[in-house]
RNA sequence: GCGGGCGUAGUUCACUGGCAGAAUGAAAGCUUCCCAAGCUUUAGAAGUGGGUUCGAUUCCCAUCGCCCGCU
Numbered sequence: 001g002c003g004g005g006c007g008u009a010g011u012u013c014a015c016u017g018g019c020a021g022a023a024u025g026a027a028a029g030c031u032u033c034c035c036a037a038g039c040u041u042u043a044g045a046a047g048u049g050g051g052u053u054c055g056a057u058u059c060c061c062a063u064c065g066c067c068c069g070c071u
Base pairs, nucleotide, nucleotide: 001070002069003068004067005066006065007064010024011023012022013021018054026042027041028040029039030038047063048062049061050060051059
């Protein structure tokens, strides 16, 4: 330099053109003599930019980062 794959919550993973979900973690409350465990509630995410579309995390393009292969 060329080609391919991946990028979603603090972390690990789903989902898929029509409100983005779970586990775990965080905060608050209940329970307990205290701790642990348990229960309830709350907050939190589509790498970035553009395009297509009534509507994009999803499709297309570019770009950034990581990984693999070729040279």
Predicted 3D model of a 71-nucleotide RNA (transfer RNA) from Candidatus Parendomicrobium reticulitermitis.
Rfam family: tRNA. The family's RNA type in Rfam is transfer RNA.
Its mean pLDDT, the model's own confidence on a scale to 100, is 82.
The sequence was found in a public genome assembly.
Lineage of the source: Bacteria > Pseudomonadati > Elusimicrobiota > Endomicrobiia > Candidatus Parendomicrobium.